[in-house]
A computed fold for a 73-nucleotide RNA from a Candidatus Woesearchaeota archaeon, annotated as transfer RNA.
Lineage of the source: Archaea > Nanobdellati > Candidatus Woesearchaeota.
Its Rfam family is "tRNA". Gene Ontology term of the family: triplet codon-amino acid adaptor activity.
The sequence is in RNAcentral, with records from ENA.
């Protein structure tokens, strides 16, 4: 130094242009159950890496940038 994946709640993840409050899981916080704690139930809080751009709309597609990764040399 070129390629080439990847970037989403604390944590793994799903979304492949329009859907309601961006969905699940775990985890936390709050009540229920319990003698007390775990199971278990009901509910809350939390997220699109940054910026420009296409578009009637953008996590989602384009370009430029940070970050992690991997292959080359």
């Nucleotide at each position: 130094a070129g390629c080439c994946c990847c970037g989403u709640a604390g944590u793994g993840u799903a979304g492949c242009g329009g859907u309601c409050a961006a969905g699940c899981a775990c985890g936390g916080c709050a009540g229920g159950c319990u003698c007390u704690g775990g199971c278990c139930c009901u509910g809350c809080a939390a997220a699109c890496c940054c910026u420009g751009g296409u578009u009637c709309g953008a996590a989602u597609c384009c370009g430029g940038g940070c970050g992690g990764g991997g292959c080359u040399a």